[in-house]
RNA sequence: GAAAAUAUAGCCAAACCUGUCGUGAGGCAGGGACGGAAAGCCACGGGACAUAGAUGUCAGCCGGGUUGCCUUAC
Numbered sequence: 001g002a003a004a005a006u007a008u009a010g011c012c013a014a015a016c017c018u019g020u021c022g023u024g025a026g027g028c029a030g031g032g033a034c035g036g037a038a039a040g041c042c043a044c045g046g047g048a049c050a051u052a053g054a055u056g057u058c059a060g061c062c063g064g065g066u067u068g069c070c071u072u073a074c
Base pairs, nucleotide, nucleotide: 001074003071011036012035016031017030018029019028020027021026034060040066041065042064044063045062046061047058048057049056050055
């Protein structure tokens, strides 16, 4: 460099609850596990959501980019 499966030694943590920040979508912290093989990171394309709007939010909606773990065999 290539390939394929498993939720598993390790890892992350939906809903919900509590605290906190935000007008809001939501963010962060603790508890908690529905799930996850990038559920690591990046709003680049589509999409959704919030907002009167400006503009934001979502990476656990899909695609893309980028980095990376286990196993196998080459």
Annotation
c-di-GMP-I-GGC riboswitch aptamer from a Pseudomonadota bacterium, 74 nucleotides, folded computationally. It was read from a public genome assembly, where an Rfam model found it.